[in-house]
């Protein structure tokens, strides 16, 4: 400088045009015990990296940036 990936909760990741964006962990609340820890329920948590442009409709397709990885000069 030029390729390719990756970027969705607090963390580990699903989801490759149309349902309300989901799961496991973490953490909240509560049941369960003399307590703890373990289990069981409940709710909560999201600018889908940032701007655009395609579409009736984008996490998703496309361009441009920005991280961060890998490669190649």
């Nucleotide at each position: 400088g030029c390729c390719g990936g990756u970027g969705u909760a607090g963390c580990u990741c699903a989801g490759u045009g149309g349902u309300c964006a989901g799961a496991g962990c973490a953490g909240a609340u509560u049941c369960u015990u003399c307590a703890u820890a373990a289990g069981g329920a409940u709710a909560a948590g999201g600018u889908c990296g940032c701007a655009g442009g395609u579409u009736c409709a984008a996490a998703u397709c496309c361009u441009g940036c920005c991280a961060c990885c890998g490669g190649c000069a």

RNAcentral holds the sequence, with entries from ENA and MGnify. A computed fold for a 73-nucleotide RNA from a Candidatus Humimicrobiaceae bacterium, annotated as transfer RNA. RNAcentral records the identical sequence in 2 taxa. It matches the Rfam family "tRNA". The family's RNA type in Rfam is transfer RNA. Its family is annotated with triplet codon-amino acid adaptor activity in the Gene Ontology. Lineage of the source: Bacteria > Bacillati > Actinomycetota > Candidatus Humimicrobiia > Candidatus Humimicrobiaceae.